RNA sequence: CCGUGUUCCACGGGGAAUUGCAAUCCCUUGACCCGAAGUUUAGGCGGGGUGCAGAGCCUGUUGUGAGGGUUUUGCGAGGGAUAUUGAUAAUUGCAUUAUCGUUGACGUUUAACGUUAUGGUGGCGUAAGCUGUCGAACCGUGUCAGGAUGGAAACAUAGCAGCACUAAGACAAUACUUGCGGGUGUCAUAGUUUUAAAAAGAGGUCGUGCAGUUAAAGAUAUUGUUCUCAAAAUUCGAUAGACAGUGACACGG
Numbered sequence: 001c002c003g004u005g006u007u008c009c010a011c012g013g014g015g016a017a018u019u020g021c022a023a024u025c026c027c028u029u030g031a032c033c034c035g036a037a038g039u040u041u042a043g044g045c046g047g048g049g050u051g052c053a054g055a056g057c058c059u060g061u062u063g064u065g066a067g068g069g070u071u072u073u074g075c076g077a078g079g080g081a082u083a084u085u086g087a088u089a090a091u092u093g094c095a096u097u098a099u100c101g102u103u104g105a106c107g108u109u110u111a112a113c114g115u116u117a118u119g120g121u122g123g124c125g126u127a128a129g130c131u132g133u134c135g136a137a138c139c140g141u142g143u144c145a146g147g148a149u150g151g152a153a154a155c156a157u158a159g160c161a162g163c164a165c166u167a168a169g170a171c172a173a174u175a176c177u178u179g180c181g182g183g184u185g186u187c188a189u190a191g192u193u194u195u196a197a198a199a200a201g202a203g204g205u206c207g208u209g210c211a212g213u214u215a216a217a218g219a220u221a222u223u224g225u226u227c228u229c230a231a232a233a234u235u236c237g238a239u240a241g242a243c244a245g246u247g248a249c250a251c252g253g
Base pairs, nucleotide, nucleotide: 001253002252003251004250005249006248009051010050011049012028013027014026015025016024020039021038032048033047034046035045058245059244060243061242062241067236068235069234070233071232072231073230074229076227077226078225080223081222082221083220084219085218088215089214090213091212092211093210094209095208096207098205099204100203108198109197110196111195112194114192115191116190117189118188119187120186121185122184124181125180126179127178128177129176131172132171133170134169140165141164142163143162148157149156150155
C1' cells in the first nucleotide's frame, strides 16, 4: 500500500409540552422494519435489518436563519358585564271640557240569541278490516298417473304433469267493525259581546292635562374577554456553506 473479516459508530433534527425522551401536534433538508405504551440520569424500551473504519461519519469553531413560543402596541371583527337614557305598548289615580244618567249610572245575580275552545255522540267523506269469487309451469302445501333411480325381488326414494287447498294480489256489492278528517248536526263544561228581568241606589264614558307603575327595541359611556392580520422586543432553533482536528482490532499478500 492492497485484500478479507469483526467491531465502535450511524440509520434524522428542531419547536410546543414534558424532569428528559417516546407517543401527540407543528416546521424542515426526506431521515430502515416490527412490537408494546411505555422509558429514564439518558437523547426512551424490546426484537430484527443495513452500512461499516474512512471521511459524505464524529468533535469543535464560524456562518446562514426555515420555523415555533412569550410580551407589548395598532387596525379590524365577534359576543359579554355594569350604569344612564329610552321610541313604543299596556295600565292606575286625580282634575276637567263635552256627553249619557233617578223616565235609574257602574256593578251583582238569573236567563236568552250569538260566538270561542274542549269533550261525548250522530251524520258526511276517506282508508283499512270482515264476506265471497278468481288466483302459483319451476323458486307454496297435500296427493302424486307416467317416467327415472336403488334393489335379485318385495318394495323404497326423489319427484314432472294433473287435481285440490291457499299466499302475494285482483274483482264485487249491501251491511257491520275500526282509524282519520271538517266551513257538519246536537248535547255538556268553561269563557265572552249583546239583550231582558229582579233587588239595590249615583255615578259612567270619549278626549285633554298632571302624577305614577310594569315591560322594552335602540343609543351612549366604562370595563374586561376571544380571534385574524401587521409591527417591535425577546427566546428556542433545523439546515446549506467555510475552517480545523481525530481516525480501532484481527488475518493474509
A computed fold for a 253-nucleotide RNA from uncultured Brachyspira sp., annotated as Bacterial large signal recognition particle RNA. NCBI's taxonomy places the organism under Bacteria, Spirochaetia, Brachyspirales, Brachyspiraceae, Brachyspira. It matches the Rfam family "Bacterial large signal recognition particle RNA". Rfam describes the family as follows. The signal recognition particle (SRP) is a universally conserved ribonucleoprotein involved in the co-translational targeting of proteins to membranes. Of the family's consensus pairs, 92% are formed in the model.